Notes:
A computed fold for a 1454-nucleotide RNA from an uncultured Alphaproteobacteria bacterium, annotated as small-subunit ribosomal RNA.

RNA sequence: AGAGUUUGAUCAUGGCUCAGAACGAACGCUGGCGGCAUGCUUAACACAUGCAAGUCGAACGGACAUAUAGAUUUCGGUUUAUAUGUUAGUGGCAGACGGGUGAGUAACGCGUGGGAACGUACCCUUUGGUUCGGAAUAACUACGGGAAACUGUAGCUAAUACUGGAUAAGCCCUACGGGGGAAAGAUUUAUCGCCAAAGGAGCGGCCCGCGUUAGAUUAGGUAGUUGGUGAGGUAAAGGCUCACCAAGCCGACGAUCUAUAGCUGGUCUGAGAGGAUGAUCAGCCACACUGGGACUGAGACACGGCCCAGACUCCUACGGGAGGCAGCAGUGGGGAAUAUUGGACAAUGGGGGCAACCCUGAUCCAGCAAUGCCGCGUGAGUGAUGAAGGCCUUCGGGUUGUAAAGCUCUUUUGUCAGGGACGAUAAUGACGGUACCUGACGAAUAAGCCCCGGCUAACUUCGUGCCAGCAGCCGCGGUAAUACGAAGGGGGCUAGCGUUGUUCGGAAUUACUGGGCGUAAAGGGCGCGUAGGCGGCCCAAUAAGUCAGAUGUGAAAGCCCCGAGCUUAACUUGGGAACUGCAUUUGAUACUGUUGGGCUAGAGAGUGAGAGAGGAAAGUGGAAUUGCGAGUGUAGAGGUGAAAUUCGUAGAUAUUCGCAAGAACACCAGUGGCGAAGGCGGCUUUCUGGCUCACAACUGACGCUAAGGCGCGAAAGCGUGGGGAGCAAACAGGAUUAGAUACCCUGGUAGUCCACGCUGUAAACGAUGAAUGCUAGAUGUUGGGAAGUAACUUCUCAGUGUCGUCGCUAACGCAUUAAGCAUUCCGCCUGGGGAGUACGGUCGCAAGAUUAAAACUCAAAGGAAUUGACGGGGGCCCGCACAAGCGGUGGAGUAUGUGGUUUAAUUCGAAGCAACGCGAAAAACCUUACCAGCUCUUGACAUGUUGACUAUGGGGACUAGAGAUAGUUUCCUUGGUUCGGCCGGGUCAAACACAGGUGCUGCAUGGCUGUCGUCAGCUCGUGUCGUGAGAUGUUGGGUUAAGUCCCGCAACGAGCGCAACCCUCAUUACUAGUUGCCAUCAGGUUUGGCUGGGCACUCUAGUGAAACUGCCGGUGAUAAGCCGGAGGAAGGUGGGGAUGACGUCAAGUCCUCAUGGCCCUUAUGGGCUGGGCUACACACGUACUACAAUGGUGGUGACAAUAGGCAGCGACGGGGCAACCCUGAGCUAAUCCCUAAAAGCCAUCUCAGUUCGGAUUGUCCUCUGCAACUCGAGGGCAUGAAGUUGGAAUCGCUAGUAAUCGUGGAUCAGCAUGCCACGGUGAAUACGUUCCCGGGCCUUGUACACACCGCCCGUCACACCAUGGGAGUUGGUUCUACCUUAAGCCGGUCAGCUAACCGUAAGGAGGCAGCCGACCACGGUAGGGUCAGCGACUGGGGUGAAGUCGUAACAAGG
Repeated sequence: AGAGUUUGAUCAUGGCUCAGAACGAACGCUGGCGGCAUGCUUAACACAUGCAAGUCGAACGGACAUAUAGAUUUCGGUUUAUAUGUUAGUGGCAGACGGGUGAGUAACGCGUGGGAACGUACCCUUUGGUUCGGAAUAACUACGGGAAACUGUAGCUAAUACUGGAUAAGCCCUACGGGGGAAAGAUUUAUCGCCAAAGGAGCGGCCCGCGUUAGAUUAGGUAGUUGGUGAGGUAAAGGCUCACCAAGCCGACGAUCUAUAGCUGGUCUGAGAGGAUGAUCAGCCACACUGGGACUGAGACACGGCCCAGACUCCUACGGGAGGCAGCAGUGGGGAAUAUUGGACAAUGGGGGCAACCCUGAUCCAGCAAUGCCGCGUGAGUGAUGAAGGCCUUCGGGUUGUAAAGCUCUUUUGUCAGGGACGAUAAUGACGGUACCUGACGAAUAAGCCCCGGCUAACUUCGUGCCAGCAGCCGCGGUAAUACGAAGGGGGCUAGCGUUGUUCGGAAUUACUGGGCGUAAAGGGCGCGUAGGCGGCCCAAUAAGUCAGAUGUGAAAGCCCCGAGCUUAACUUGGGAACUGCAUUUGAUACUGUUGGGCUAGAGAGUGAGAGAGGAAAGUGGAAUUGCGAGUGUAGAGGUGAAAUUCGUAGAUAUUCGCAAGAACACCAGUGGCGAAGGCGGCUUUCUGGCUCACAACUGACGCUAAGGCGCGAAAGCGUGGGGAGCAAACAGGAUUAGAUACCCUGGUAGUCCACGCUGUAAACGAUGAAUGCUAGAUGUUGGGAAGUAACUUCUCAGUGUCGUCGCUAACGCAUUAAGCAUUCCGCCUGGGGAGUACGGUCGCAAGAUUAAAACUCAAAGGAAUUGACGGGGGCCCGCACAAGCGGUGGAGUAUGUGGUUUAAUUCGAAGCAACGCGAAAAACCUUACCAGCUCUUGACAUGUUGACUAUGGGGACUAGAGAUAGUUUCCUUGGUUCGGCCGGGUCAAACACAGGUGCUGCAUGGCUGUCGUCAGCUCGUGUCGUGAGAUGUUGGGUUAAGUCCCGCAACGAGCGCAACCCUCAUUACUAGUUGCCAUCAGGUUUGGCUGGGCACUCUAGUGAAACUGCCGGUGAUAAGCCGGAGGAAGGUGGGGAUGACGUCAAGUCCUCAUGGCCCUUAUGGGCUGGGCUACACACGUACUACAAUGGUGGUGACAAUAGGCAGCGACGGGGCAACCCUGAGCUAAUCCCUAAAAGCCAUCUCAGUUCGGAUUGUCCUCUGCAACUCGAGGGCAUGAAGUUGGAAUCGCUAGUAAUCGUGGAUCAGCAUGCCACGGUGAAUACGUUCCCGGGCCUUGUACACACCGCCCGUCACACCAUGGGAGUUGGUUCUACCUUAAGCCGGUCAGCUAACCGUAAGGAGGCAGCCGACCACGGUAGGGUCAGCGACUGGGGUGAAGUCGUAACAAGG
């Protein structure tokens, strides 16, 4: 410090996720030791048991025990005095501290800093005093009540208990005259106490400034409320309380209400600012079963005190009583989860006491827990045969791995034994025989967890097969998974490791530091204006903000720095720094504020001009539409893509005239004008708002923005009343359509218009808030002004456009009319969906508007630009693509292939073009892969081992069998040699390695092939442009068959393609002439180049030549080229072929071959016989033959070329009607053969199912072959089907082509209508590119990128999830009114009772009880508010695999 994830790729926006740190944690696996910390976060749930607050005899009277000494004695004792000890009670002090918890509390509760009207026991200092009396009472005794707790009556007694008087320095009150009030003693004689007062310290009470969570879907709250006067009350100020008076007080700077929460020092995180948090430690507060109350006291409204009420628990003799662990342990419960009913007061503190001492679950220690932090260990060195085993393997090896074993060492830890602290510098040690030290023993007692696709360090094998499973995000798994499970190996951390949860970080993802708003989320529809915020120039004052210094405070601990102590560290400790804050005070005065004075540049106002669809009202005009009346006139009109509904013979449409009504204002008209926006358009008048320019006499900052507020605000809509020509939602009809509740047509009502009122929203858009200043220009245009002018030009102000520099922007783009540079103010945004929805509030007559969530769900959604692809987008161009033609297919019969069906099997593959006379250039057997049956098992074939036999190889015959096979027999032929069964070979047998597989996967592959397409494209290097993907080049202007060439150009070059080079055909030269040829010469008669001869010609086959837009003219840009011409055998790539760029289709092929993986192994392998691949209702493709006269039949008889031939071609001759047969010349081929070419020509038939057509069938034959039944081809005779030119649709072809005619070859024993070749005859048409199909280039749109066979929307149906409404119902909380009123304080009363004081007495003062009153907790009644749970039914929403219906959007998405 970043990374992953939206895309084909890119940039930016934006969310989600990860890596880090932390924790009072929990869970899973594992676990050696020590130190230091920490340990109910949940039920402020309920608690058994024990302990946690007592102490003082030096306050007091008793009681008890012991001792001593007396007295007395019935010798048992009794009693007195003294001493010591213990002690219930009275009394004093403490119990208000310490300890626990966080329920409540949003508050002067806490934090911080101040303040005045207070209190203060114990402590310190000072001053003064400490005198004289009195009456009781507990304990105790007696008698009682009660189960108990407890308690009654009578009697005795003390005090530092209670109380009266005296005194009063100082104190308090006062009307200034005066008045009031105290004490306690003990005793060891030295002190401790006591009273009054003053002061201090520490502590506490009260008040104030500032700070202190969220919600406005909580906006108004408040009657003791706010203030005053008086009184009461308190320690003290105060509505704290009361009476009266006034009507205030708080609140958008957020009152009130609701929810949540103890606050802080700090802790965690972070670079910081911040964010989260408030365990342990420390400060404050609050609470003590729940609610209320007071008493005592210096202090409490009191955790281990009291009273009352309530709930709960316990005891009970049923009458009545007792209790409060949120003290320490502990129990139950709750929970994912948190410890011992331990030791000691030794230390540090606390209470009491003169003290000794007592008490102290505060505290100090120990126990339990890897809960955390820190430290240590589980050994060290050496050790290669790189052991064994495991795993992988290309089988060679690699790895685990110096790891182990082995050898040599060490002893931290551990066990045993010995010594033995500090903590207490006198005594006293729970911890503890602990820490620590020493010795002995022995490698001995001690390693796991997670991960290994990317992020993220670390890889292989097997298993599994979208299953099982994994997953933090992206995502893995559908038969070759580094992602699941296991193993081996590796990586990380380590007594721990992972997971889960939570917080911060990364996240600049709430942005103060430090973000944004044209299109990604985001500018309010517009204006006026209140509060608020901000504000021109100069001078002066002030000093609130601001700045500087000083002082006080900011507790300690913690963090940080420097040291110190435990062996180190954690930990502890000393000092420092820091605590960024608050307050006071002294200064400074630039800026802001405030005050005062001035200015004119902002703003306003004045005078004079100006433009304008700015607004409102009234009037008025013509054109047009429609309607009505009348005339002319006749059959249609209207409407559409085409029609129909509709109107019209009752006279339409058309046309002429007249009348009526309503609405809108052609031309002018213009990115022209005006207005804040919405918006505004005939003309005239009236009223009226704003703006601009010129001038510079006036005011003197009067300004800008604007939360709330007020107003304006298109269209549609609503209300009331008018109006209604045209248009036109709804509606009706006609069409279209699969449907058509639409688009189109004919009608047509609200509405549109007017008046008044409401609504308040729009893509109310420049998707761009308002204002001010600054920052290059160019060019239009509107309205003014100035200067110079002949036209006109220049300058300037205010608008309105286009282009463009700097700059900005993710890019697109913006660019003086900013989206630039700055300032001020307002509004708004924070992932997509749910949702601008629900609920609540406000507004509205309603429709609805406004404000505005959550649950749940996804990992994206969205922007700009790029490359492609696509478009029922555009432009240009090409192609037998259309058109123009010729001939076909589709109809018939047959052949052949396919589908389907059938079958034991009908083997398999090919599937739009680019499968279907295709693989197959030959299925009777074989082929053959299929089926039935029979049969073999190291195998039909290869290599290796052992043994036996043997020369090997070939042919024939016989037996059994369907055959494979098994057996017998015979003929021919018969290696080397060192003579060894030695080498080599063969056969058989055995066992195993293995063979074999046309079995699967063409979606694991190689190779080969098809296709787009012989289309003109596809790329690269360097440079340049762009943030980038990419672009440029390759685009543009011409041209070409062509990315062919030329020109231009930030490109310059290059490669694969095109073309050319290759083959062939067409012309020709040369060379060569046999098997070819025969012009010339000769021979012969067999008239045939037959022979001699020749190589001239034809031809053959080799080498050359020839064609290049080379020449001429035109055109073009002076180019490339194009057009025409000449010459030429051939003319513009001369014809044809071979040649197929980058790539696309997971195209085809595992059945040509090769090959990974999987599968079979007496079978999915091998062999054989027979069958099948040839089936047959049917459908399709491709062909052949026809339907006839351009023909059939008969006759005649001329002219080719390519090929092929020895298991062959087979002549001549003969036979047969023929297929064919007999014979076998010649030929291993320019020699011989196949070989007859056919269309042609002549004659005949005369339009018919025929002398067309030949299917089908019968019969007899021929040939091949082991064999023609299933299932071959051919011939003769006989038979003579459909078919009379073929619907929708569709195919081929542009010249030696189509059409037509025959010929040859491969395969092959035989079998050709198929395929591949060959020649003969030999056309028609092309205006042209609108349209169909395919393709190329450029451009455009895109929500597509698996790329339009794309993407994608909504209803319905089903399942699940959360949520709104809902008759109601249940509960919490709160408010108001009323009733009731415990305990208690206060007030009143007091007839009952009454020790101290007064009084001689009667009596009084005072007190207690009782009663009454006010207040009041709990409770009750009634009515509201609010929150939550449940709820029949119901609404929409989300998610889900391939469901249904349509096709709304994305291309002009039709």
Its Rfam family is "Bacterial small subunit ribosomal RNA". The sequence is in RNAcentral, with records from ENA, Greengenes and SILVA.